[in-house]
């Protein structure tokens, strides 16, 4: 100098919940996790949890039950594609 991880993200099928309004998304306390082969780690990352603000898109058929069928949701989770990828240090290794 180069190498290689976990993982992120779009997309695209399937699928879950919600449409009686929960989750996404924001904001903040606490509490744990991961973070290239190893060793340390953050004001970065994620995940539980409490407070807080904000805030939605139904319609049609059925018949009396909340079932079905098209939407809808920064909705869940698998898989496939693509694209990113150690915050930083030290050592390792080519």
């Nucleotide at each position: 100098a180069g190498a290689g991880u976990a993982a992120a993200a779009a997309u695209g099928c399937g699928u879950u919940c919600g449409u009686a309004a929960a989750g996404u998304g924001c904001c903040u306390g606490c509490c744990g996790g991961a973070c290239g082969g190893g060793g340390a780690g953050u004001u970065g990352u994620c995940g539980g949890u409490g407070g807080g603000a904000c805030g939605a898109a139904a319609a049609g058929c059925u018949u009396a039950u909340u079932g079905c069928u098209u939407g809808c949701g920064g909705u869940u989770c698998g898989c496939a594609u693509u694209u990113u990828g150690c915050a930083u240090c030290c050592c390792g290794c080519u």

This is a predicted structure of a 94-nucleotide RNA (THF (Tetrahydrofolate) riboswitch aptamer) from uncultured Ruminococcus sp. The model forms 81% of the base pairs in the Rfam consensus. Its Rfam family is "THF (Tetrahydrofolate) riboswitch aptamer". Rfam describes the family as follows. Tetrahydrofolate (THF) riboswitch was first reported for Ames et al. as an RNA motif in 5' untranslated (5'-UTR)regions of folate transport and biosynthesis genes in Firmicutes genomes.